[in-house]
The RNA shown here (c-di-GMP-I riboswitch aptamer) has 90 nucleotides and comes from an Olavius algarvensis Delta 4 endosymbiont. The source organism's lineage runs through Bacteria, delta/epsilon subdivisions and Deltaproteobacteria. Rfam family: c-di-GMP-I riboswitch aptamer. Rfam describes the family as follows. GEMM was predicted in a large-scale screen for bacterial structured RNA regulatory elements. The RNAcentral record of the sequence draws on Rfam.

C1' cells in the first nucleotide's frame, strides 16, 4: 500500500451548496442535498463571536454620502450552565 472480513439494535438529526420566503444586515423559515454529531435535542443565565436599523460623534455639504462607537438583534453546529431523551454494561 492494496484486497478480504469483522465492526450492537431501532433510529435522530443535518453542514457548505442550490432554490422560495422574511429581514437593513448578521441572519432565519421551507424545500433539495450530506460535511458531520452520542445530545448538532430543548433553552441566550454567563462569556466569545457576528451584525448595525435606530442612536451618538466626527468629516463633508445644503440634507438622504463617508468614517467611528453602541445590542434588548444574531449565533444553542463557538464555548460553560441548566434541562429533557435513546440505548448498553456496572
Nucleotide at each position: 500500500u492494496u484486497u478480504a472480513c469483522u465492526g450492537a439494535a431501532g433510529g435522530g438529526c443535518a453542514a457548505a451548496c442550490c432554490u422560495u420566503c422574511c429581514g437593513a444586515a448578521a441572519g432565519g423559515a421551507g424545500g433539495g442535498g450530506g460535511c458531520g454529531c452520542a445530545a448538532a435535542g430543548c433553552u441566550u443565565c454567563c462569556g466569545g463571536u457576528c451584525u448595525a436599523a435606530g442612536u451618538u460623534c466626527g468629516u463633508a455639504u445644503c440634507a438622504g454620502a463617508c468614517g467611528a462607537a453602541u445590542a434588548a438583534g444574531a449565533u444553542a453546529g463557538c464555548g460553560g450552565g441548566g434541562u429533557u431523551g435513546c440505548u448498553a454494561g456496572g